[in-house]
RNA sequence: GGGGGAGUGAUCUAGCGGUUAUGAGGUCGGUCUCCAAAACCGACAACCCGGGUUCGAGUCCCGGCUCCCCCG
Numbered sequence: 001g002g003g004g005g006a007g008u009g010a011u012c013u014a015g016c017g018g019u020u021a022u023g024a025g026g027u028c029g030g031u032c033u034c035c036a037a038a039a040c041c042g043a044c045a046a047c048c049c050g051g052g053u054u055c056g057a058g059u060c061c062c063g064g065c066u067c068c069c070c071c072g
Base pairs, nucleotide, nucleotide: 001071002070003069004068005067006066007065011024012023018055026044027043028042029041030040031039048064049063050062051061052060
């Protein structure tokens, strides 16, 4: 340099163009307990950046950035 794949809470992860973005986990609060753990309930927190298409974009298109794999 060329080709391919990926980027979503601190972390991992789901998401046929259409509810309030899913679950785990984390933090905090509560129930329970003599206390704690576990369990259960509740709250909080995320779409890499910029543009485009569309009534509507995490999802499609273009450019950029970062990471991984292959070729040279």
Predicted 3D model of a 72-nucleotide RNA (transfer RNA) from an Actinomycetota bacterium. Rfam family: tRNA. Rfam's curators write: Transfer RNA (tRNA) molecules are approximately 80 nucleotides in length.